[in-house]
Context: one part of a larger RNA
RNA sequence: CGUGGGAGUGUUGAGGGACGUCGACCUUAGUACGAGAGGACCGGGUCGAAGCGACCGCUCGUGUACGGGCUGUUCCGCCAGGGGCAGCGCCCGGUAGCGAUGUCGCGCGAAGAUAACCGCCGAAAGCAUCUAAGUGGGAAACUUUUCCCAAGAUGAACACUCCUGGAUCUUAAGAUCCCUGUAGGGCCGUGGGAGACUACUACGUUGAUAGGCGGCAAAUGCACGGCACGUAAGUGCUUUAGUCGAGCCGUACUAAUCGCCCGUGAAG
Numbered sequence: 001c002g003u004g005g006g007a008g009u010g011u012u013g014a015g016g017g018a019c020g021u022c023g024a025c026c027u028u029a030g031u032a033c034g035a036g037a038g039g040a041c042c043g044g045g046u047c048g049a050a051g052c053g054a055c056c057g058c059u060c061g062u063g064u065a066c067g068g069g070c071u072g073u074u075c076c077g078c079c080a081g082g083g084g085c086a087g088c089g090c091c092c093g094g095u096a097g098c099g100a101u102g103u104c105g106c107g108c109g110a111a112g113a114u115a116a117c118c119g120c121c122g123a124a125a126g127c128a129u130c131u132a133a134g135u136g137g138g139a140a141a142c143u144u145u146u147c148c149c150a151a152g153a154u155g156a157a158c159a160c161u162c163c164u165g166g167a168u169c170u171u172a173a174g175a176u177c178c179c180u181g182u183a184g185g186g187c188c189g190u191g192g193g194a195g196a197c198u199a200c201u202a203c204g205u206u207g208a209u210a211g212g213c214g215g216c217a218a219a220u221g222c223a224c225g226g227c228a229c230g231u232a233a234g235u236g237c238u239u240u241a242g243u244c245g246a247g248c249c250g251u252a253c254u255a256a257u258c259g260c261c262c263g264u265g266a267a268g
Base pairs, nucleotide, nucleotide: 001152005163006162007161008160009159010158011157015149016148017147018146021049022048023047024046025045026044027043033038051106052105053104054103055102059100060099061098062097066093067092068091069090070089071086072085073084074083075082076081109145110144111143112142117137118136119135120134164267165178166177167176168175169174179265184262185261186260187259188204189203190202191201192200209255210254211253212251213250214249215248216247219243220242225238226237227236228235229234
């Protein structure tokens, strides 16, 4: 921009894409077959491999905005306690999120029409012949069945719902004037399990959208100070303390203020 007015919501599915795999074992059955050695088709079941998808309760990683330990140096006047720097200084753990080595799931089965091929009936050609008329079977391939995208499918689909003044000139899918700015959308702001941007999506005071604050969960692992004991390093009590990023619940304290723009008036 189109989809023959504009808009919101929900669908249909032309078409396209994805998937499509394999093994071992048990059984049928030591059966059929075979002198024996050996050893099935068909059918039923179990467990796996690799692949794919989703997820984070478990396990294991990461987790430079969390907690703790340790060293050197410097600063806070000194002690104590802390801050900076040293690859996050080094080390031990670790929330959310993300992930796999973790968990769960998928392939199944079926139908149709067929390929090579195997047939039935059967002439041309008194025979024969699966083919010429007619007709049956037959594959991971094809069309469906499963999942995803999908009406720019210009063949532009469908359903529901919502919205749309007056006058004059005039009879033109017309023009002019006055009034108006609908439904809805956008801008803007607070954000996001959404994201390169855009888009998508939650919310905007009739509000829990983010921050803050409160509580909880989770993490770390018992703070500072004081008291007691010890020559001291240190230990015990106060103290399952103190601190605490992303998680959950709550709470308008802060910020989402006020607004502006587009979109019209019944349609080739």

This is a predicted structure of a 268-nucleotide part of an RNA (large-subunit ribosomal RNA, domain VI) from a metagenome. Its Rfam family is "Bacterial large subunit ribosomal RNA". Rfam links the family to the GO terms structural constituent of ribosome and ribosome.